[in-house]
Molecule: c-di-GMP-I riboswitch aptamer
Organism: Deltaproteobacteria bacterium
RNA sequence: GAACCGAAAAGCCACACUCACCGUGAGGUGGGGCCGGAAAGUCACGGAUCCCGCACCCACUUUUGGCGCAGGGGAGUAACUAUAUUUAUAGCACCUCUGAAAAAAGUGGGUGCGGGGUGGCCGGGCUGCCGAA
Repeated sequence: GAACCGAAAAGCCACACUCACCGUGAGGUGGGGCCGGAAAGUCACGGAUCCCGCACCCACUUUUGGCGCAGGGGAGUAACUAUAUUUAUAGCACCUCUGAAAAAAGUGGGUGCGGGGUGGCCGGGCUGCCGAA
C1' cells in the first nucleotide's frame, strides 16, 4: 500500500407515519420524523414484484333482443300451401309469454406483448470515508 474484515472515531442515509406539490397509477420531490443500514452511494443488465395500455380466453351482472330460431297459449279460415275431399285437418302469415343464439357496457381472474415504477426485494456492474484484531 492492497485485499478480507468491521472494533474505535468522525460523520452519512432516512422505514413507517405526516404535510405540501407532481403523476391516470405504481410511485416521485421537498419539509418533519427516525424502523433500521457498512455501501440503505450510484446504475433498471438479469430475476422478482407493482402500475398503465392493448389483444385473446373464462366467469358474473345489466341492457338490447327489430328481422329471424325453439316451445306453450289465443284468435281466424277473409288470403296462401299440402292432404282428404267440398268441408275438415295441418302448416304459414297475426297477437302474447318463456328460453336460446347474437350484440354492447361494467367488474374480476388468467396468458401474451408494449410502456412505466421499485436500488430500503435479490443478484450483478461502478465508485467511496476510517483502519483495531